A computed fold for a 93-nucleotide RNA from a Pseudomonadota bacterium, annotated as Glycine riboswitch aptamer. Of the family's consensus pairs, 90% are formed in the model. It was read from a public genome assembly, where an Rfam model found it. Rfam family: Glycine riboswitch aptamer. Its family is annotated with glycine biosynthetic process in the Gene Ontology.
RNA sequence: AGAUAGCUUGCGGGAGAGGCCCGCCCCUUGGGGGCCGGGCGCCGACGACGCAACCGCCCGGAAACGUGCCGGCAAAAGGACCGCGAGGCUACU
Numbered sequence: 001a002g003a004u005a006g007c008u009u010g011c012g013g014g015a016g017a018g019g020c021c022c023g024c025c026c027c028u029u030g031g032g033g034g035c036c037g038g039g040c041g042c043c044g045a046c047g048a049c050g051c052a053a054c055c056g057c058c059c060g061g062a063a064a065c066g067u068g069c070c071g072g073c074a075a076a077a078g079g080a081c082c083g084c085g086a087g088g089c090u091a092c093u
Base pairs, nucleotide, nucleotide: 001093002092004091005090006089007088008086009085010084011083012082013081018040020039021038022037023036024034025033026032027031041073042072043071044070047069048067049066050065054061055060056059
């Protein structure tokens, strides 16, 4: 110096499943609200855990699979993953 990969960061895209029932409190004409309590059902692409295909430096790594601890089930937020941009560091040549 170079393109590539990883990390950080900005933007865009981004699924699934009750906007359920009961109680309590607040506002209230109808009705609405409460990251309040309880109950059952459902989803899983945050995280976590398990098995393991596979990989390897040989005892390690490891899923989009499973579990449903955890999170979620109108919107918002979040969101694995994908694309583009930026900065520095590391690896490689």